[in-house]
RNA sequence: UGGGGCGGACGCAUGAUCGCUCUUGUUUUAGACAAGAGAGGAAAGUCCGAACACCACAGGGCACGGCGGUUCCUAACAGGAACUCCGGGUAACCGGGGGAAAGUACCACAGAAAACACACCGCCGAUGGGAUGGGCAACCAUUCACAGGUAAGGUUGAAAAGGCGAGGUAAGAGCUUCACCGCCUUUGUGGUAACACAAAGGGCAUGGCAAACCCCGCUGGGUGCAAGACCAAAUAGGGAAACGUUUGAGGGCUGCCCGUCCGAGGUUUCCGGGUAGGUUGCAUGAGGUGCCGGGCGACCGGCAUCCUAGUCAAAUGAUCAUGGCCUGCUUCGGCAGGAACAGAAUUCGGCUUACAGUCCGCCCCAUUUU
Numbered sequence: 001u002g003g004g005g006c007g008g009a010c011g012c013a014u015g016a017u018c019g020c021u022c023u024u025g026u027u028u029u030a031g032a033c034a035a036g037a038g039a040g041g042a043a044a045g046u047c048c049g050a051a052c053a054c055c056a057c058a059g060g061g062c063a064c065g066g067c068g069g070u071u072c073c074u075a076a077c078a079g080g081a082a083c084u085c086c087g088g089g090u091a092a093c094c095g096g097g098g099g100a101a102a103g104u105a106c107c108a109c110a111g112a113a114a115a116c117a118c119a120c121c122g123c124c125g126a127u128g129g130g131a132u133g134g135g136c137a138a139c140c141a142u143u144c145a146c147a148g149g150u151a152a153g154g155u156u157g158a159a160a161a162g163g164c165g166a167g168g169u170a171a172g173a174g175c176u177u178c179a180c181c182g183c184c185u186u187u188g189u190g191g192u193a194a195c196a197c198a199a200a201g202g203g204c205a206u207g208g209c210a211a212a213c214c215c216c217g218c219u220g221g222g223u224g225c226a227a228g229a230c231c232a233a234a235u236a237g238g239g240a241a242a243c244g245u246u247u248g249a250g251g252g253c254u255g256c257c258c259g260u261c262c263g264a265g266g267u268u269u270c271c272g273g274g275u276a277g278g279u280u281g282c283a284u285g286a287g288g289u290g291c292c293g294g295g296c297g298a299c300c301g302g303c304a305u306c307c308u309a310g311u312c313a314a315a316u317g318a319u320c321a322u323g324g325c326c327u328g329c330u331u332c333g334g335c336a337g338g339a340a341c342a343g344a345a346u347u348c349g350g351c352u353u354a355c356a357g358u359c360c361g362c363c364c365c366a367u368u369u370u
Stems, first nucleotide, its partner, number of pairs: 001366010012323007020038008040341001044352002047350005052224004064220005069083005084097005098215002103213002106208002120154002122150003127147002129144006162181002165178002167175001182204001183202008228280004238271006250262004287306008325338005
C1' cells in the first nucleotide's frame, strides 16, 4: 500500500418562535403564570427465560411438549464464556454437536445391487460336463463357455459393503497373507470433564436417515397488568326496618258471615352486590456510572456517586436561522439537493431481524521499503 476477519462507539449540534404531556411552586371560581423533565440501539418481532399477580394443585406414575459435546457463569434460559471434536478457509476466523455395532420403518429416479447383499457388461472356467486328438489302460492335450466360480475393472447414484500397494490365484477376493492408513476392543498416562496420546490385541463386525417412530439424560401446571387490589354514582333489580291500610289482592282461625291475625302492591330510611368512572399496581431496579480487588473469561465482590418518560382514540411535534456531514455542479468565490431503520405502554435478562452515513481498536494474508 492492497485485500480480509473480529469487536466497539455514534445515530446531527446550537439558538429562536408556536404547540403537546407530566411534576413542583405561586395565585385562584374555572383557570392562568413561572421553573423543571419528556423514546431507542434496536423502544420492533413477541421467539425464549424470569419477576409479579390470580386460578388450579395430597403423593406417585403414565401420556404430551421442550432442550442436548464438556466444564463454568447466571435469579433463570433455547442466553453467554472457556475448552473439545467434526467440517470450511493459506490465515485471522467462521459453521455445526446425545444415541444408527436395542428394535421398527423409509432411502424417489437411475442402477446388477439401497442392506438377509447382488451380478448387466466383464474376468475365469481350477472342479464337473460336452466335443476332438493321443494312449492297451490309468490318464494327458486342445477346444466349447453348459453347469459353475469371481467382484479386479466398467456402468448408476446424493450415497455401493474398509482404502492403496505387494504377495497370492484358473480368475479373484482381508484371503483366520503382509506393510502403511482407517476402524473396533482392552489397558495405561494426562485432564474436573468432553477428549487427547501411547501400547497390545482383533481381519473388519459398523451405509444413510432420529425436524420418522424410538432409546438415554435433564426439564416443564394454566392464564397474562385488559393480571390483580381499593373507592364508588345514576338507572334497574335484591334484603331489612318503620309507616300505612280509606279502593284493598291473597292467606290463617271457619261450613258461611262478622271479627281478628299475617300481609302483596305503596311511601320513607338504611344495607349489600355490581356497572360507568376514579385511585392503585407503575417507575429505586437481579438499576446506571466511576474507581479498586478476584477470575484466562462470561462474571463476581467492595467503596463512592446518580435518579433518568409514565400516557390510555395513548404526549414526546412543527417552522426558521447558523454551523457540521454526504452527493452533484463549479468561473474554486460558491450554488443546488439529501440525511436511515424505526417509535415507549407492568418490569427485567437474552436472542433474532431492520438500519443513510461516520469514527475507533485489535488481528490475519500478500507486496514494497528500512

The RNA shown here (Bacterial RNase P class A) has 370 nucleotides and comes from Candidatus Electronema sp. The coordinates come from a structure-prediction model, not an experiment, and the mean pLDDT is 76. Taxonomically the source falls in Candidatus Electronema (Bacteria, Pseudomonadati, Thermodesulfobacteriota, Desulfobulbia). The gene name in the source record is rnpB. Its Rfam family is "Bacterial RNase P class A". Rfam classes the family as a ribozyme.